[in-house]
This record gives sequence, C1' cells and structure tokens, in this order.
RNA sequence: UGCCGCCACCUGCUGAGUCGGCCGCCGCAUAUCGCGGCCGAGCGGGGGACCCGAGUGUUGGGGCGAAUCCUGGUCCAUGCCAGGUAGCGCAAGCUCUUUUGCGCGAGCCCGUCAGCUAACCCCGCAAGCACCGAAAGAGCGGAGUU
Repeated sequence: UGCCGCCACCUGCUGAGUCGGCCGCCGCAUAUCGCGGCCGAGCGGGGGACCCGAGUGUUGGGGCGAAUCCUGGUCCAUGCCAGGUAGCGCAAGCUCUUUUGCGCGAGCCCGUCAGCUAACCCCGCAAGCACCGAAAGAGCGGAGUU
C1' cells in the first nucleotide's frame, strides 16, 4: 500500500414497530448500553349496529403484508428449479417530477368464524440490513462567508 474477513461507533435503509416518566434486574470504581414491568403520548392493526351490501356453506372461510397471478421443467409431484407479472423499495438534507441503474415480488397467523360499520372492545410497537453510495429540473430547509 492492496485484498479478504470480523467487531464497534457515526450515518443511512425496509418496517406501525417510536418518545417520555417511574420501578426492578444486569452491569459496575462511577456510569453507559441492554432486559423486564407499570403509566402517559404517538403510530399501526383487528373485532363490532342502524342503513347499505351480500346468497354463502370441505371446492371451507378469513387476517397481517408490496409480496398477486401466469407459463414451463422435473417420474406424480404438495416439493424443487427457471422465466415472466400485478404490486413494492433504494440510489444520502427533505418533497415532487423525469431519466438511468440496482433490488423485492416472502413468510406468518386465526381455526369452521368475522362484509361495511357510530358507540364500544381487543392487540402490536418487532425483526433484519447497508457502509461515501447516480444525474437533471422546481420548491423548501440547513450550514458557511460577506
């Protein structure tokens, strides 16, 4: 100096999955971080009338989520693989538009049961990643200088 890998911090990303207070545990020289509980705020989801809508029932039905659907291959294939697709995300101050590029297009849950739905009731606040990272236009914001 280069390459590869690991850890930590900052920063950033998907996502509702955040903030504050109190208590306990862990830790400890003192602390920080972290974990658990309670309360408040905020965000997200489900159930649930009249009216309206709706004929459904093993070919069950339904919910969260962008994650649906189609074609082909494999000895049937429920499995695996490939291609595409509704739809979704990222490119670094933020938003919108355009171009370009790179990705995702899963999984889980309820348990025979749920349309909408005011009041009301219930539940969640996780998990997983990245490492200086493409441009143009408009608006906003911030910093610096004068």